C1' cells in the first nucleotide's frame, strides 16, 4: 500500500513555541489575529489490543470462555454525530399537488473516511 474484523449520536484541556490557514477531497455550514492548524511539556478521556485483578458459567484444578475494574504498559482521542451533505429504499410535510418533479424533515442501507486488531 491493499485485504479481514470491530467501532464511530458517549467522554475528555492548560500551558510554551510558531504565525495562517483549518475542519482528508468536493459542496454546504464552521473554527481562526480575542491566535486557529501544527509541535512540545502537562493534564485528561476511553476501554481496542498485551498483562493483573474481581465476579460468573463449565470443572477434580487449570487452560479456554464471559461480565467487569481501569491498578500497569501498547496504540487512539480531547469544536461541531466521522461537522451535514452527494449513491440507493422507504416514510412525513409542501409546492393548487392525485402521479411525476422540486425543495424541507426523519428513518435505514451503501459509498469514502478514522482508529483498532489480525494475517499479507
Nucleotide at each position: 500500500u491493499g485485504c479481514u474484523c470491530a467501532u464511530c449520536c458517549a467522554g475528555a484541556g492548560g500551558g510554551a513555541c510558531u504565525g495562517a490557514g483549518g475542519g482528508a477531497a468536493c459542496g454546504g455550514c464552521c473554527c481562526g489575529a480575542c491566535g486557529a492548524c501544527g509541535u512540545c511539556c502537562c493534564g485528561g478521556c476511553a476501554a481496542c489490543c498485551u498483562g493483573c485483578c474481581a465476579g460468573c458459567a463449565c470443572c477434580a484444578u487449570c487452560c479456554c470462555g464471559u461480565u467487569g475494574g481501569u491498578c500497569a504498559g501498547g496504540u487512539g482521542c480531547c469544536a461541531a454525530c466521522u461537522c451535514c451533505g452527494g449513491c440507493c429504499c422507504g416514510c412525513g410535510g409542501u409546492g393548487a399537488g392525485a402521479g411525476c418533479c422540486g425543495c424541507c424533515g426523519c428513518g435505514g442501507g451503501g459509498a469514502a473516511g478514522a482508529u483498532g486488531a489480525g494475517a499479507a
Record summary
The RNA shown here (SAM riboswitch aptamer (S box leader)) has 120 nucleotides and comes from a Nocardioidaceae bacterium. The sequence was found by an Rfam model in a public genome assembly. Rfam family: SAM riboswitch aptamer (S box leader). About the family: The SAM riboswitch is found upstream of a number of genes which code for proteins involved in methionine or cysteine biosynthesis in Gram-positive bacteria.